[in-house]
This is a predicted structure of a 561-nucleotide part of an RNA (large-subunit ribosomal RNA, domain V) from a Patescibacteria group bacterium. The RNAcentral record of the full RNA draws on ENA. Model confidence (mean pLDDT): 84 of 100. Lineage of the source: Bacteria > Bacteria candidate phyla.
Context: one part of a larger RNA
RNA sequence: CCAGUAGUAGGACGAAAAGACCCCGUGAAGCUUUACUAUAACUUGACAUUGGAUUAGAACUGUAUUUGUUCAGCAUAGGUGGGAGCCUUCGGGCGCCAGUGAGAUACCACCCUUGUAUAUUUUUAAUUCUAAUUUGAGCCCGUGAUCCGGGCUGGAGACAGUGUCUGGUGGGUAGUUUAACUGGGGCGGUUGCCUCCCAAAUUGUAACGGAGGCGUUUACAAAGGUUGGCUAGAUCCCGAUGGAAACGGGGUUAAUAGUGCAAACGCAUAAGCCAGCUUUACUGCAAGACCUACCAGUCGAGCAGUUGCGAAAGCAGAAGUUAGUGAUCCGACCGUACGAAAUAGGACGGCGGAAGCUCAACGGAUAAAAGCUACUCCGGGGAUAACAGGCUAGUCACGCCCAAGCGUCCACAGCGACGGCGUGGUUCGGCACCUCGAUGUCGGCUCGUCGCAUCCUGGGGGUGUAGAAGCUCCCAAGGGUUUGGCUGUUCGCCAAUUAAAGCGGCACGUGAGCUGGGUUCAGAACGUCGUGAGACAGUUCGGUCUCCUAUCCGCUACUGG
Repeated sequence: CCAGUAGUAGGACGAAAAGACCCCGUGAAGCUUUACUAUAACUUGACAUUGGAUUAGAACUGUAUUUGUUCAGCAUAGGUGGGAGCCUUCGGGCGCCAGUGAGAUACCACCCUUGUAUAUUUUUAAUUCUAAUUUGAGCCCGUGAUCCGGGCUGGAGACAGUGUCUGGUGGGUAGUUUAACUGGGGCGGUUGCCUCCCAAAUUGUAACGGAGGCGUUUACAAAGGUUGGCUAGAUCCCGAUGGAAACGGGGUUAAUAGUGCAAACGCAUAAGCCAGCUUUACUGCAAGACCUACCAGUCGAGCAGUUGCGAAAGCAGAAGUUAGUGAUCCGACCGUACGAAAUAGGACGGCGGAAGCUCAACGGAUAAAAGCUACUCCGGGGAUAACAGGCUAGUCACGCCCAAGCGUCCACAGCGACGGCGUGGUUCGGCACCUCGAUGUCGGCUCGUCGCAUCCUGGGGGUGUAGAAGCUCCCAAGGGUUUGGCUGUUCGCCAAUUAAAGCGGCACGUGAGCUGGGUUCAGAACGUCGUGAGACAGUUCGGUCUCCUAUCCGCUACUGG
């Protein structure tokens, strides 16, 4: 060195189980509730089954009767139409006429208004009746039967019960919903539009980058149109009351002022301020452009009509510009008169217009929707978290530079502020790169091996080293580095020793080596939170650790060559 045998379990990110944790899916299921919508059940009312009577009340209609007062008019004129007569006991009375008045009376007819009586019909309430209906009351029969059926007697009684429709209650039951972005998810925040920066001198351009705004306002005494005119603000000097600041004059500056509101860009020929007259904050179009995936959005000369202002040329289709917003469906409104199922009309529909959504998760899934799951399940993901590794090194550990100061004096025996520069990869982090068709997670036990930034032992320098004991620095990894009590603990505290009781790496070494106390399934309880299902880096008791079988590599021992 090769082979064999016997062992051992370090590796083959060993085997097993399409990870149960985590996230995702417009996946599923179970459960909860003051999620939504239904619904069993309970309940309300109407009608039917369902009939008679009385009393009280109400309404309509009919009949009879009654009521109606300004002044003037013999006077208590309800209204209208007809009307010269009507009634008579033959005495006459009432009217016409005349007169008053807005309106004229007798008589006939119709009607309004107020009340009363009566009748029919309808209806409400109460009481009552018995014939529907009912009776787990008694008796008889079928029958030798606590059911059932028939009969009799009694009770209840148009109620109850039942059916249809209807209002309410309704996790008892059912079907579902319960958003996305996100340096994992949750919690928090955000979601549409406008302005600026980022944005790299056209445009455009992301982030849970940095700052702010909007969901309007203004109408006939405008903040719109037009015509005409004007110029703010600050500061200095002067001027009665008058002052820091009111008003007047002068100088300087030059837009700092103002613009309904954010910001940016504009604006003096003013788009800023004042006044006169007004309504173009119009109707029908539109060449051509900008922007743009689409849908949308923006600008617009010019033409026709009709107006306003202006002497006119002209200007005016809102506002200095950029925010001030919402598709489709649906039903309603205004207009039109296009269709109108034989025809006429019309219902309804069409077409034009304008209104109704914090559809704000703002291109809006529905008219209408919240949660729990550790009892869970499925499909996926290392597209995404927890362990370990990797990168990084803010934090951490260690070192160096500068030296203000402390150290009686003296920066540097020993320390060392404010700062600066590194090294390491043991902490907490950041990133999310291998692994979710699985890389088993704390601590202990066992077995070690390495680094040195050395705890002891060894060799030295300095000392604020008298000696002894120390402090500090340099070299040095050969060997060594305890036993107990408490706690699952690592750590730590304590006790007793020791020359010393070092710090770290090895998947926080080591579970196909052991353990299983902790964490981290299902049971149960406490506290707290939650209406609840349930939840809690809160606590507590309990809780299956697979491969007696090792193929290869590695390692150990033996044998053979």